The RNA shown here (transfer RNA) has 71 nucleotides and comes from a chicken gut metagenome.

[in-house]
RNA sequence: CGACUUAGCUCAGUUUGGUAGAGCAACUCAUUCGUAAUGAGUAGGUCAAAGGUUCGAAUCCUUUAGUCGGC
Numbered sequence: 001c002g003a004c005u006u007a008g009c010u011c012a013g014u015u016u017g018g019u020a021g022a023g024c025a026a027c028u029c030a031u032u033c034g035u036a037a038u039g040a041g042u043a044g045g046u047c048a049a050a051g052g053u054u055c056g057a058a059u060c061c062u063u064u065a066g067u068c069g070g071c
Stems, first nucleotide, its partner, number of pairs: 001069005008024004018055001026042005048064005
């Protein structure tokens, strides 16, 4: 100096502010003699922290912390 921080994990969503999502994992049910697989469903989030702008902020602005990279 630059990038990144969103569910247990990996990530999308930021461009253009307007109900927070996907896959895997977890749980429940069905199926099976049973397990796995498969199908259906459920739950799970202070969007790193604080402040500001706005009717409204994960998204815009400022500061701070952390991770990674460059000089």
About this RNA
Model confidence (mean pLDDT): 81 of 100. Rfam family: tRNA. Rfam's curators write: Transfer RNA (tRNA) molecules are approximately 80 nucleotides in length.